[in-house]
Context: one part of a larger RNA
Molecule: small-subunit ribosomal RNA, 5' domain
Organism: Chitinophagaceae bacterium
RNA sequence: GGAUGAACGCUAGCGGCAGGCUUAAUACAUGCAAGUCGUGGGGCAGCGCAGUGUAGCAAUACAUGGGCGGCGACCGGCAAACGGGUGCGGAACACGUACACAACCUUCCUUCAAAUGGGGAAUAGCCCAGGGAAACUUGGAUUAAUACCCCGUAAUAUUAUGAGGUGGCAUCACUUUAUAAUUAUAGCUCCGGCGUUUGAAGAUGGGUGUGCGGCUGAUUAGGUAGUUGGCGGGGUAACGGCCCACCAAGCCUGCGAUCAGUAACUGGUGUGAGAGCACGACCAGUCACACGGGCACUGAGACACGGGCCCGACUCCUACGGGAGGCAGCAGUAAGGAAUAUUGGGCAAUGGACGCAAGUCUGACCCAGCCAUGCCGCGUGGAGGAUGAAGGUCCUCUGGAUUGUAAACUUCUUUUCUCUGGGGCGAAAAACAGGUUUUCUAACUUGCUUGACAGUACCAGAGGAAUAAGCACCGGCUAACUCCGUGCCAGCAGCCGCGGUAAUACGGAGGGUGCAAGCGUUAUCC
Numbered sequence: 001g002g003a004u005g006a007a008c009g010c011u012a013g014c015g016g017c018a019g020g021c022u023u024a025a026u027a028c029a030u031g032c033a034a035g036u037c038g039u040g041g042g043g044c045a046g047c048g049c050a051g052u053g054u055a056g057c058a059a060u061a062c063a064u065g066g067g068c069g070g071c072g073a074c075c076g077g078c079a080a081a082c083g084g085g086u087g088c089g090g091a092a093c094a095c096g097u098a099c100a101c102a103a104c105c106u107u108c109c110u111u112c113a114a115a116u117g118g119g120g121a122a123u124a125g126c127c128c129a130g131g132g133a134a135a136c137u138u139g140g141a142u143u144a145a146u147a148c149c150c151c152g153u154a155a156u157a158u159u160a161u162g163a164g165g166u167g168g169c170a171u172c173a174c175u176u177u178a179u180a181a182u183u184a185u186a187g188c189u190c191c192g193g194c195g196u197u198u199g200a201a202g203a204u205g206g207g208u209g210u211g212c213g214g215c216u217g218a219u220u221a222g223g224u225a226g227u228u229g230g231c232g233g234g235g236u237a238a239c240g241g242c243c244c245a246c247c248a249a250g251c252c253u254g255c256g257a258u259c260a261g262u263a264a265c266u267g268g269u270g271u272g273a274g275a276g277c278a279c280g281a282c283c284a285g286u287c288a289c290a291c292g293g294g295c296a297c298u299g300a301g302a303c304a305c306g307g308g309c310c311c312g313a314c315u316c317c318u319a320c321g322g323g324a325g326g327c328a329g330c331a332g333u334a335a336g337g338a339a340u341a342u343u344g345g346g347c348a349a350u351g352g353a354c355g356c357a358a359g360u361c362u363g364a365c366c367c368a369g370c371c372a373u374g375c376c377g378c379g380u381g382g383a384g385g386a387u388g389a390a391g392g393u394c395c396u397c398u399g400g401a402u403u404g405u406a407a408a409c410u411u412c413u414u415u416u417c418u419c420u421g422g423g424g425c426g427a428a429a430a431a432c433a434g435g436u437u438u439u440c441u442a443a444c445u446u447g448c449u450u451g452a453c454a455g456u457a458c459c460a461g462a463g464g465a466a467u468a469a470g471c472a473c474c475g476g477c478u479a480a481c482u483c484c485g486u487g488c489c490a491g492c493a494g495c496c497g498c499g500g501u502a503a504u505a506c507g508g509a510g511g512g513u514g515c516a517a518g519c520g521u522u523a524u525c526c
Base pairs, nucleotide, nucleotide: 001526002525003524004523006522007521008520009519010518013378014377015376016375017374018373019371020370021336026334027333028332030331031330032329035078036077037076040075041074043071044070047069048068049067051064052063053062054061055060085289086288087287095213096212097211098210099209100208101207104206105205109202110201111200112199113198114197115196116195117151118150119149120148127140128139129138130137131136157182158181159180160179161178162177163176164175165174166173167172187194188193215261216260217259222252223251224250227249228248229247230246232244233243234242264286265285266284267283268279269278270277271276291312292311293310294309295308314325315324316323317322342368344367345366346365350364351362352361353360354359381412382411383410384409391403392402393401394400395399417463418462419461420460421459422458426453432447433446434445435444436443437442470515471514472513473512474511475496476495477494481510482509483508484507485506491498492497
C1' cells in the first nucleotide's frame, strides 16, 4: 500500500447493486416451512343446490333431502430420499482430476414389441358395546377398491441341461440354437383419452474400484490376529475378510507406517511483477450431519432434518397408572459475545410435488422492511464581487500580515428536496373459446384472462439556494506552523522518542494538510 462476512469512536443527505451469528452443532415459547389426487374406492361429518313436505295468496320461514356440486376423517396411488439448513465428525478414494466396471442398480420420461382372460377371501371407514385423566386403545357386526390372494395364458424374462461359432490377460464375454420348468396385469371415462403388466433399447440419476494430487509433529519407530493371502460358503443391485468355517503366515514401515494434533474438500477469493504465501463468508459442485449413540422397516432410491424402534441426557403434561417433544428450515426468544436483521407481502414470475385439467401446496423463490457492512454513482450550488468590511489569530503594534473572493451584495441554475398530475418493463404462456394444418402426436393463429413488488421506478409542472460536512493529522519517517497554558507534572507514543520555564511532539486556540458521507482506531492476511 491492498484486502475484510468485521467491530469500536466521532459524524451522517440520497440512490443502485451486493452482504448480514465468524462466538454456544447452546436451550427453545408461538406461527408457518409437504402435500396432492373424488377421472382409483366405500361413503357423507361440515358447506351449498335441485327436489319433497308443512304454514302462507305470495315473498318467505321451518323440516327433509347422497339425487347433485363438492368433501372432513378413512382405504388406495404418487410425492415426502427433492428443495431448505449447518460444518459436528472425518487426514479418508471424503474431495479434485483421469481412467475402469468382462462386478452393478435406476421410479417418473422417450422409443419399440407383446398383453390387459376368469375367480376369491378380507380390512379400514360407518354402526354397536366397552377401557383410559390424556395419549390412545379393545371387542363385535358389516362393506369397497387401481389394496390383497388364487387360477389360466406368455416370452428375446429367470433357472437348469446340451450343441455350434467368434473373441479376450484370466474368472470368462459375445453370438446362433434346442429341450424342460417357473413367473404378469386394473381399472376409470365427459368415449376424446388417462392408466396397468411383461420385455428390449435410450436418457437421467446413482453405486463400486484404481493411478496421481493437496496439513503439522520423530521431544511419536515400530504397527497389525479378520490382521495378509487362499479354498468353500453366506450376504449384496454388485466386487470384496463385507461376514463366517477351515488352511497358510503373512501385510504396512525411514520415499515416514503407527500414534498425536489440526481441518469439511474443490471451482475459487485476497495479495503479489511473478514465483509464491494466506484463506475457503456469499455463489456453484461434492461430502458429512439432523438433541447424543445404535438399529432396521418401507421404498426405484433412506439406514430417512419436520418417518419408526431402543438406550441416554434434558424439557413439558399427568387424575401418579402413564404419556409428549427435538428450529444445524423461515421469522422470532433466551444465553454467549466486540458483533450480525422482520414473529413482513405474494405465489405475479422462475422452479418443484400431485392432478387429464381447472387448480391446490410451496418461509424454495420473487419482493418489501432493518443496518454507511461493503462497492459504485450523485449532491451539499455556479458566475461576478476589494470598502481586501467586521470579528478572530499573529507580528518588528499610529501600522501591517492572515482567515480571504471567503462573507455581505448582484445575478443564474434546480441535480437533489417539497407539493401536484401522469405512469411502466417484468406477461409470455398455460388454461378457456374459435379457426387453419395434420396419419398419430402436435404445430400455428385470433380472442379473452392473470402483477406481490406498487401508484414503486420513470416522466411532466410549480416553488425556492432553498433540505444536506465531517473526521484524522501537522517533530522525523510523512503532506501540513505559530501563539497561549503546563513545567519529567498532567500527558503523548506505530518506531525513533517528546515533557525538568521560551515544547512546531502534552492540553487549548488560530492557521494549514489529507481523505470525504465518511474519517480514524483495533484485529487478521498478503